[in-house]
Parts: sequence; structure tokens; C1' cells
RNA sequence: AUGUUAUCAAGAAAGGCAGAGGGAUUAGACCCAAUGAAGCCUUAGCAACCCUUUACCCGUAAAGAAGGUGCUAAAUUCUACCCUUUAUCGGAUAGAUAACGA
Repeated sequence: AUGUUAUCAAGAAAGGCAGAGGGAUUAGACCCAAUGAAGCCUUAGCAACCCUUUACCCGUAAAGAAGGUGCUAAAUUCUACCCUUUAUCGGAUAGAUAACGA
């Protein structure tokens, strides 16, 4: 890099360094940003995929958070392709994350 499965309208930020961009990519829109972007570090938090415990109908439920990840503006910011009753909870593609596999 590629594949399978599941999820993606909930939730959760302060400080330090730094110094102009950022919101994945292309285009458009919209938004965030010197009242400090990206990035790095520290601390804190959220969630519950892996995980732990318990119960039983044995694959589900409940509870938990030590550890491995992940995440902490806006739906994955929105639109693009198909469908359509013409519309912000239809589907696909792409992407992100997790577990597994090679």
C1' cells in the first nucleotide's frame, strides 16, 4: 500500500513552545485563525473498538476504565455521482477510526 467487518448528526480543552496558515484530496461554497493557524510537548477530559468483571438465554446485556489505539469547532463543515416526492437523518464513491487478515 491493499482486503474484510463495524462505526462515523452524541461526547470531550487548558497550558507551554512556535509564528501563518487551517478545515484529508480536486473544484465550488462556507467557516476557523495575530483575542494566535499548522506542528511539537505537558496535563486534563471524552468515548468504549480492543480490553476487564459479572449475569444468563452463550452471543447478548449490564457495569468499569488499569492498559493498546482513537478523539476533544461546525454531520466526515456542506455540495459534487445515482435515486428522488427536489429535501441538511435515501444510497454509492472517497475518507477517518477500530479489530482482524495477508
About this RNA: Predicted 3D model of a 102-nucleotide RNA (SAM riboswitch aptamer (S box leader)). The coordinates come from a structure-prediction model, not an experiment, and the mean pLDDT is 81. It matches the Rfam family "SAM riboswitch aptamer (S box leader)". Rfam describes the family as follows. The SAM riboswitch is found upstream of a number of genes which code for proteins involved in methionine or cysteine biosynthesis in Gram-positive bacteria. It was read from a public genome assembly, where an Rfam model found it.